[in-house]
Molecule: RNase P RNA; transfer RNA
Organism: Bermanella sp.
């Protein structure tokens, strides 16, 4: 300088006006709220209910509306301060917290996972390492347990597709035939020819021709050794290898993991009224519980018509949080200490307009919180490595 | 927001446990018939949502997008 690979970082700047939505400080103030007092009206309660959807008990202390007074001081309003999207907020693909159902118990069915070792609050994540594969390299990809329980599946071509088989060939043996060559019985997987695959490969020896039939390498299987936590990996002995072929993102087997539901979770107020009708189902039942059994709670529940209310607090942002610095770890990340608060709308704020400047600006918008992983995405900058010319 | 479903000619809809060339019918287009139409008969065009992967092979199976559908609260 060119080519290329990994990784970070950013995601228009400036300043002026006008707005949104929280949060904080003052102001003044309607309706509603709490508290007395005082007047007026008004009823409820308990239950395992045992062959049926009903029944029993009990009655002056709540409960509700009205006036008046005093207390808070929430919405709304006007004034000052500060504060408002993201690296993916996005898909909802994994995982966790957090709610409630048992504190998540036990079996069984189902789903997920899958070299090894670690890290995490967990994971299908992520780190560091093995095996395989690509690539000149740098590096990049990898769903990689088990086919030596057992079932199944391989279409079409091919002789033959899993305890295999003789089509052409290639040896031989009998027989016809002058001959060339036919016919028939054997042996042969080495050559050819179908295939996604043909039952170890390459080479040498062997033999009629042939074969792990013999041997050497390479592969594959057992069994010690040495290196590593380990997964492997060197390497040394054995076994001539029809033993034991492919597929498990096919059924299954093996280890390991999982309880279900989602903030329209869950809590409180308020408001509503027909605690309404039918029809089932039953106490060895029904419902929490959304595979099903046991278990644990609860006691009526299921559907269908009709009816009513649908407003406000709350969960709600302080969190496995950020940012610095020290320190252990190859490292992902841990542990110490200082240091900051950084959106919480619920028709749903985060914007518009104007000036100046640039390189003229891409995917895109939080909705209960976090941790990955996916996709999406204009540029611009920084750093590492390799590779190729070329200078010194 | 959270949960769940689905995609196959232009439209309904097949396609066995994955096996090759992806089927039917209605529409469209053309022939025939008819004096012209319509109906009838005969041909035709026209597809596995998009992109990796397993596999010898994918509309079927797994991954990741894309598009469309549906459910949702509380009282009694």
């Nucleotide at each position: 300088u060119g080519a290329g690979u990994c990784g970070g970082u950013u995601g228009g700047a400036c300043a002026g006006u006008c707005g949104c939505c929280g949060c904080u400080c003052g102001a003044a103030c309607a309706a509603g709220c709490g508290g007395a007092a005082u007047g007026a009206u008004u009823u409820g309660c308990u239950a395992u209910u045992u062959u049926a959807a009903c029944a029993g008990c009990g009655c002056u202390a709540a409960g509700u509306c009205g006036u008046u007074c005093c207390g808070a001081g929430u919405g709304a309003u006007c004034g000052g301060g500060g504060g408002g999207a993201g690296g993916a907020a996005a898909g909802u693909c994994c995982g966790g917290g957090c709610u409630c159902c048992a504190u998540a118990g036990g079996g069984c069915a189902g789903a997920g996972u899958g070299c090894c070792a670690g890290g995490u609050a967990a994971c299908u994540c992520c780190u560091g390492g093995g095996g395989g594969g690509c690539g000149a390299g740098a590096g990049c990809c990898u769903a990689c347990g088990g086919a030596a329980a057992g079932u199944g599946c391989a279409a079409c071509a091919g002789a033959a597709a899993g305890g295999a088989a003789a089509c052409c060939g290639c040896c031989u043996g009998a027989u016809c035939g002058c001959a060339a060559g036919g016919u028939u019985g054997g042996g042969u997987a080495a050559g050819g020819g179908u295939g996604a695959a043909a039952a170890g490969g390459u080479g040498c020896g062997g033999u009629a021709a042939g074969a792990g039939c013999g041997c050497a390498c390479c592969g594959c299987g057992c069994g010690g050794c040495u290196g590593g936590u380990a997964a492997c990996a060197g390497g040394c002995g054995u076994g001539g290898c029809g033993a034991u072929g492919g597929u498990a993102a096919a059924c299954c087997c093996c280890g390991c993991u999982c309880g279900g539901a989602g903030c329209a979770a869950g809590g409180c107020c308020a408001a509503a009224u027909a605690g309404g009708a039918a029809u089932c189902c039953u106490g060895a039942g029904c419902u929490g519980u959304g595979g099903c059994c046991c278990g644990c709670a609860g006691u009526g529940g299921a559907u269908u018509c009709g009816g009513g209310u649908a407003g406000g607090c709350u969960g709600c942002u302080u969190g496995a949080a950020g940012c610095c610095a020290g320190u252990g770890g190859u490292g992902a990340c841990g542990c110490u200490g200082g240091c900051u608060c950084u959106a919480g709308a619920u028709g749903a704020a985060u914007g518009a307009c104007u000036g100046u400047c640039c390189u003229c600006g891409a995917c895109a918008g939080a909705a209960c919180c976090c941790g990955g992983c996916u996709u999406a995405c204009a540029g611009a900058c920084c750093g590492g490595c390799u590779c190729a010319a070329c200078u010194u | 927001c959270u949960c769940c479903c689905c995609a196959u000619a232009g439209u309904u809809u097949a396609a066995c446990u994955g096996g090759a060339u992806a089927a039917a019918a209605c529409u469209g287009c053309u022939g025939c018939c008819u004096c012209c139409u319509a109906a009838g008969c005969g041909g035709c065009u026209g597809c596995u949502c998009c992109u990796g992967g397993u596999u010898c092979g994918a509309g079927u199976c797994c991954g990741g997008g894309u598009g469309g559908g549906g459910a949702g609260a509380c009282c009694a």